[in-house]
RNA sequence: GGACAGGUAGCUCAGGCAGUAGAGCAGCGGACUGAAAAUCCGCGUGUCGUGGGUGCGACUCCCACCCUGUCCA
Numbered sequence: 001g002g003a004c005a006g007g008u009a010g011c012u013c014a015g016g017c018a019g020u021a022g023a024g025c026a027g028c029g030g031a032c033u034g035a036a037a038a039u040c041c042g043c044g045u046g047u048c049g050u051g052g053g054u055g056c057g058a059c060u061c062c063c064a065c066c067c068u069g070u071c072c073a
Stems, first nucleotide, its partner, number of pairs: 001072007010025004019056001027043005049065005
């Protein structure tokens, strides 16, 4: 330098053919306990990597760029 995969919550990851984003863990509040752990109930706050484009509407489609990984040279 080229090809491919990926970038979404604190972490690991979903998100079909566009219709305003979710799970588990963690965390916070409460119940329980002498006090903890475990268990149970409740709680998501995110410029969806960045900037443009298309479109009534974009995590999703298109373009450029940035970052990570693998492969080729």

A computed fold for a 73-nucleotide RNA from a Pirellulaceae bacterium, annotated as transfer RNA. The coordinates come from a structure-prediction model, not an experiment, and the mean pLDDT is 82. NCBI's taxonomy places the organism under Bacteria, Pseudomonadati, Planctomycetota, Pirellulales, Pirellulaceae. Its Rfam family is "tRNA". Rfam's curators write: Transfer RNA (tRNA) molecules are approximately 80 nucleotides in length. The sequence is in RNAcentral, with records from ENA.